Predicted 3D model of a 1449-nucleotide RNA (small-subunit ribosomal RNA) from an uncultured organism. It matches the Rfam family "Bacterial small subunit ribosomal RNA". Gene Ontology terms of the family: structural constituent of ribosome and ribosome. The prediction has a mean pLDDT of 85.

[in-house]
RNA sequence: GAACUAACGCUGGCGGCGCGUCUAAAACAUGCAUGUCGAACGAGAAAGCCUUCGGGUGAGUAAAGUGGCAAAUGGGUGAGUAAUAUAUAGAUAAUCUGCCGUAUGGAUGGGGACAACCCCGAGAAAUCGGAGCUAAUACCGAAUGAUAUCCCGGGUGCCAAGUACUUGGGAUUAAAGGUGCGUUUGCAUCGCCAUACGAUGAGUCUAUACACUAUUAGCUUGUUGGUAGGGUAAAGGCCUACCAAGGCUACGAUGGUUAGUCGGCCUGAGAGGGUGAUCGACCACAUUGGGACUGAGACACGGCCCAGACUCCUACGGGAGGCAGCAGUUAAGAAUCUUCCGCAAUGGACGAAAGUCUGACGGAGCGACGCCGCGUGUACGAUGAAGGCCUUUUAGGUUGUAAAGUACUUUCGAUUGGGAAGAAAUGAUCGGGUAGGAAAUGGCCCGAUUUUGACGGUACCUAAAGAAGAAGCCCCGGCUAAUUACGUGCCAGCAGCCGCGGUAAUACGUAGGGGGCAAGCGUUGUUCGGAUUUACUGGGCGUAAAGGGUGCGUAGGCGGGACAGCAAGUUAGAUUUGAAAUCUUGUGGCUCAACCAUAAAAUUGGGUCUAAAACUGCUGUUCUUGAGUAUGGGAGAGGAGAACGGAAUUUCUAGUGUAGGGGUGAAAUCUGUAGAUAUUAGAAAGAACACCGGUGGCGUAGGCGGUUCUCAAGCCUGAUACUGACGCUGAGGCACGAAAGCCAGGGGAGCGAACGGGAUUAGAUACCCCGGUAGUCCUGGCUGUAAACGAUGUACACUAGGUGUUAGAGGUAUCGACCCCUCUAGUGCCGUAGCUAACGCGUUAAGUGUACCGCCUGGGGAGUAUGCUCGCAAGAGUGAAACUCAAAGGAAUUGACGGGGGCCCGCACAAGCGGUGGAGCAUGUGGCUUAACUCGAUGCAACGCGAAGAACCUUACCUAGACUUGACAUGGAACUGACAUCCAGAGAGAUCUGGAUUUCUUCGGACAGUUUUACAGGUGCUGCAUGGCUGUCGUCAGCUCGUGUCGUGAGAUGUUGGGUUAAGUCCCGCAACGAGCGCAACCCUCAUCUUUAGUUGCUACCAGGUCAUGCUGGGCACUCUAAAGAAACUGCCUCGGCUAACGGGGAGGAAGGUGGGGAUGACGUCAAGUCCUCAUGGCCCUUACGUCUAGGGCUGCACACGUGCUACAAUGGACAGUACAAAGGGGUGCAAGACUGCGAAGUCAAGCAAAUCCCAAAAAGCUGUUCUCAGUUCGGAUUGUAGUCUGCAACUCGACUACAUGAAGCCGGAAUCGCUAGUAAUGGCGUAUCAGCAUGACGCCGUGAAUAUGUUCCCGGGCCUUGUACACACCGCCCGUCACACUAUCCGAGUCGAAAGUACUCGAAGUCGCUGAGCUAACCUUCGGGAGGCAGGUGCCUAAAGUACUUUU
Repeated sequence: GAACUAACGCUGGCGGCGCGUCUAAAACAUGCAUGUCGAACGAGAAAGCCUUCGGGUGAGUAAAGUGGCAAAUGGGUGAGUAAUAUAUAGAUAAUCUGCCGUAUGGAUGGGGACAACCCCGAGAAAUCGGAGCUAAUACCGAAUGAUAUCCCGGGUGCCAAGUACUUGGGAUUAAAGGUGCGUUUGCAUCGCCAUACGAUGAGUCUAUACACUAUUAGCUUGUUGGUAGGGUAAAGGCCUACCAAGGCUACGAUGGUUAGUCGGCCUGAGAGGGUGAUCGACCACAUUGGGACUGAGACACGGCCCAGACUCCUACGGGAGGCAGCAGUUAAGAAUCUUCCGCAAUGGACGAAAGUCUGACGGAGCGACGCCGCGUGUACGAUGAAGGCCUUUUAGGUUGUAAAGUACUUUCGAUUGGGAAGAAAUGAUCGGGUAGGAAAUGGCCCGAUUUUGACGGUACCUAAAGAAGAAGCCCCGGCUAAUUACGUGCCAGCAGCCGCGGUAAUACGUAGGGGGCAAGCGUUGUUCGGAUUUACUGGGCGUAAAGGGUGCGUAGGCGGGACAGCAAGUUAGAUUUGAAAUCUUGUGGCUCAACCAUAAAAUUGGGUCUAAAACUGCUGUUCUUGAGUAUGGGAGAGGAGAACGGAAUUUCUAGUGUAGGGGUGAAAUCUGUAGAUAUUAGAAAGAACACCGGUGGCGUAGGCGGUUCUCAAGCCUGAUACUGACGCUGAGGCACGAAAGCCAGGGGAGCGAACGGGAUUAGAUACCCCGGUAGUCCUGGCUGUAAACGAUGUACACUAGGUGUUAGAGGUAUCGACCCCUCUAGUGCCGUAGCUAACGCGUUAAGUGUACCGCCUGGGGAGUAUGCUCGCAAGAGUGAAACUCAAAGGAAUUGACGGGGGCCCGCACAAGCGGUGGAGCAUGUGGCUUAACUCGAUGCAACGCGAAGAACCUUACCUAGACUUGACAUGGAACUGACAUCCAGAGAGAUCUGGAUUUCUUCGGACAGUUUUACAGGUGCUGCAUGGCUGUCGUCAGCUCGUGUCGUGAGAUGUUGGGUUAAGUCCCGCAACGAGCGCAACCCUCAUCUUUAGUUGCUACCAGGUCAUGCUGGGCACUCUAAAGAAACUGCCUCGGCUAACGGGGAGGAAGGUGGGGAUGACGUCAAGUCCUCAUGGCCCUUACGUCUAGGGCUGCACACGUGCUACAAUGGACAGUACAAAGGGGUGCAAGACUGCGAAGUCAAGCAAAUCCCAAAAAGCUGUUCUCAGUUCGGAUUGUAGUCUGCAACUCGACUACAUGAAGCCGGAAUCGCUAGUAAUGGCGUAUCAGCAUGACGCCGUGAAUAUGUUCCCGGGCCUUGUACACACCGCCCGUCACACUAUCCGAGUCGAAAGUACUCGAAGUCGCUGAGCUAACCUUCGGGAGGCAGGUGCCUAAAGUACUUUU
């Protein structure tokens, strides 16, 4: 996608044609579904009506009975059945066939009964018994008789027994009448009997086809065949007796499971797959099982008998029943209709017919169950209405020409009126014709009239009115056509697969909008398709699932060249069949279509006949190339057996000799003074065979290695001869088959599972060490498996090469050997074409073909369970399912990772110097506490961080008091004239109350206030919605692109390689060539010089002055200042290097190889940080989460951590003297100087908006004095008192000063940090913030080291390579046990069913056989009886039942 006998949900206007218990072959109330014939027969009412009451009529009617025919058809269902079925094609020479058709012939003459009926009786009933009467087309003899049947013969054709035709003789077998007409023994018609043929229907047999299962491999005793008999319509073990021992089976018997089969139907391009509703053909069944009767036909759906189950009636004695017929009921179920009308049509039964019967059938009803058709209106209509929805909201978009409105139409429905076809016949009446006949009836034919409609007043036609009565369902994340808002917030829910939902959901729910289909739309179920995903068409097996461990070989499959024949396969033609319907095509009929009719085609199949002979096959003859045999030569760890050999190891004996040996990463167990190890000599034992030795050799594989001998095998090669396709493969089968293991007997040196000990370790049932048993070895047997691998079955053929190596042969050459060339056979590497998903394979194929075998079909469950076979066992072989997952897997790619490898770098380690971690304090954080201790930052990359400075403010927190258009912005409207300042009072203050002073104007207003409305406001949430900014990897050297090329592709190449660099820096090479962002450089600063410019800077020289000082006048040389330049580029030399890039050294130079420092941060990573800098989406608050105020808190303290300061002292402390900076700052400022104070500071005050004045003293240093190793003259915490300064204000909670106090601390555990030179360390100075507050931050200068041999290791990083089961990327992935709950399966003491088998017991009905002393109408009779029959009895068989055992499920 298509389809459906469908069901469910929502919805529902009409019609036509179809379809309608798939489940319980479950049970059924009620009614109907098979009767008919008086022209076969006898018999024969009643009600009613009339009546003269006698009766008539009803009426020879109904009912019942005898008899005939039908009831075996029609209709239903699919339980059973895997073949007694079905389909197709045949056979019947092995058969039957009522009614029907054709034909021939016949139908003579008799007899005896039984129903009905009547009488009696039994019973509740169903029904039955006895006596009597009676008819027939009922029944029974006799006669006649054939082309019937049987027996004995002859002939001809075809032939398997036989059959067809013909001929002779013998025997046997028949009948029924009715009606009409006419008359005299008839005619007609319907029946009857016999025979033949036909038609129809049926029986039987044969071949082929026809589901799954081998975890069913053997089955069978009437079984297979024969003879004889029986039986049947008929062949036949169909049945019986006897004889023989057969028959079926791997081409699947037997068993098990499932199933009605087919035409067809659905799907599919087809081949196929699925299915077997309706319609049609066949079969089977009729409550379950068995049985026969009748009959032409049954072992019988609406018949009988018996048995079982069930239901009903009963007087308890006994009876009745069978919807899988049509309706209908109950039940089951997701689910399937009316207890309808009619025999008008078609068909059937009976009948001479009229006719009767017909739940067959024709119709209607119910159900959107399906298919088909129609409608629910059409045209115009923009203020683009209202409303809804959305948005960027003075408005726009969309719904949408949609509506309204105007004009028009009227299908369908409802209403009115009309109104078919389906009807042809039969019959009756009348008329005519015709053969035969004496005639009539009758038969046949024609015509006229008449009669018959369930559906149904239906189809159809018509009239009037009026848009009037008529639209839903699903979907809108992708697949897949169609999107927005709100709600919800991993909830509720959706979901076919992927998946969606955790606060901006196109995926949930609702709405607007849109898409699809439409009287339906979706969902569920099922089938086919897509699926080449069982592959015939049309797949695979090196690594994805898949080659058997190997060989030999049976069946089977396949098979070399030539000739001839046959015709099984094959091909062609003819013919027959392949029912109809269906499908396809044409045409036609319903207004179209669905539907129906008709014609053709098709039915791909089967049979028969004929022809052909290329190919396959078969038969015969032949050939040599496949295969094999003989013969010369050759190599070899090929196999089996026997013998021998040396080295080593261990043990034993003896000697020498002394303290260790052994073992390991290090040790210990162990061994040794009872003499080891070591060493010398001798002896014993077992096992294995160094060197040679080699991608060397041999073997089918497993496998095979000292030497010699014996036995037998295979292979290679050369040249000839022979056989003549003898071949290839190979299901089963047989044999071989490493190691381990098993059984029995030996053997046992070394090694060595198990085991013991010692170590290692958190543990160590291991790795290491010391010992050591099975075993390893031999003989005999078993096992039968391995990553038994080339993960590559065997055989043959074909298809470029190159280069090794082993064996042999030939050629050339040589004196000869080697070398060289060629061929064959093996064994390796590389590689072309080709193949492959890629990797790779590539004459040793995974290439191209042929033949045969084995094997695969998602992962797990599982090579498990169960069954069976094998095995001593271990175990092996064969080998599932339930359940569960959406993957598992292969090859390759890019990353990431590795206690992988290579190369390289970095204060990364190492080498050094100084710290932290211990103390006290400062500061930040966690935690705790609290009314609040506001918030953020949290590994590196948070923690002296945001904060360049919390007493109030800040401030965001808490408490309390207040305000509500608001502390702040803008707009509109109305009103007022102020705003503001001052004073007084209340209050903690905000604020409130009162008083005083007080505008401008061009008159529009400005400005301010009050009220009101829009709005303000939020340090409220979300940094995981964001912008911007920032941190980090990392100043690491990387990150990419275009074009080209390679690859199926992801991707690769470039960017890798060789060098080199700080650098993807540069050079060389290269299928790459170029380019971009990064690196470097350009920028700033420091270091040198030059030029220019000299004030506030400088002062060499000149002059003046001072106690002294560039203090002053000259001066600008120097320093310096600040502008412009110069200078450094591996430029020069030398060596190394590929001549290059570059590197080492040197010269010169202030500086040398990026000179030092700074700014500068690629693509990206971390959902890194920040909504509390700012901006901003969404959400939230709006008399409060906003605003104002006072006070408090952010400073709280059992504790823990980070960062610092000060120390622990003598390289030091204290005191005194003395020297040298840089960079900054200064007006609400810096402040000289003077005075006061011990001091912090205060008072007065010059100068300076600064190269001018001030802060400002630089300190370490140097010189000198003192202290003398101590908790000190070290250290300064803490505390007390008294003060200073800032500030409304130092209580919580500032800094500083003085005096006093004088804690811990004597160099710091594990661990850890910084630094490579003007650096570390050490010393001071300044600035921002700031009223005040600096041990912090940012800067400045002074003094000024040590070490780096180097890259093994730790950490981080870069490049290449390798492995990967990782990709959230190793902080990954992932394994097993255990605990609990649930699920499926196996086993399981047992328990309950079902089915089957065997043996036995019992055995209904019934056929058949036997019997039949009882009974007995027809016939015979010699009248006694007989023949025949019946009841009864009995035998075999046998349903159901029972007992025992077994099997399956």